[in-house]
RNA sequence: UUUUAUCCAGAGAGGUGGAGGGAUUUGGCCCUAUGAUACCUCGGCAACAGAUCAUAUUUAUGAUACUGUGCCAAUUCCAACAAGUAUGUAUGUACUUGGUAGAUAAGG
Repeated sequence: UUUUAUCCAGAGAGGUGGAGGGAUUUGGCCCUAUGAUACCUCGGCAACAGAUCAUAUUUAUGAUACUGUGCCAAUUCCAACAAGUAUGUAUGUACUUGGUAGAUAAGG
């Protein structure tokens, strides 16, 4: 870089450190000196791939959480672009679907 799948569920304590942070741009909203973001340790959650076991019987389903990862504020925090539905004329508001971007896993 590309393909496929998933992204409204779930899961926090301690330490270091000392200012912004929530991927990016804009807007909103929120977290943050009662110490955030980040990093480390321990703990936990989940089940993408592997492994083991069970059932059906060769590819599925379920279980375990052993291995490789991942994750542990808010739906990927929300919106942005397009279409549709309702309301309605301030071209807005609400909802649905798709798309873009992103994250994670497995493969090329």
Record summary:
The RNA shown here (SAM riboswitch aptamer (S box leader)) has 108 nucleotides and comes from Paenilisteria weihenstephanensis. Model confidence (mean pLDDT): 79 of 100. The RNAcentral record of the sequence draws on MGnify. Taxonomically the source falls in Paenilisteria (Bacteria, Bacillati, Bacilli, Caryophanales). Of the family's consensus pairs, 97% are formed in the model.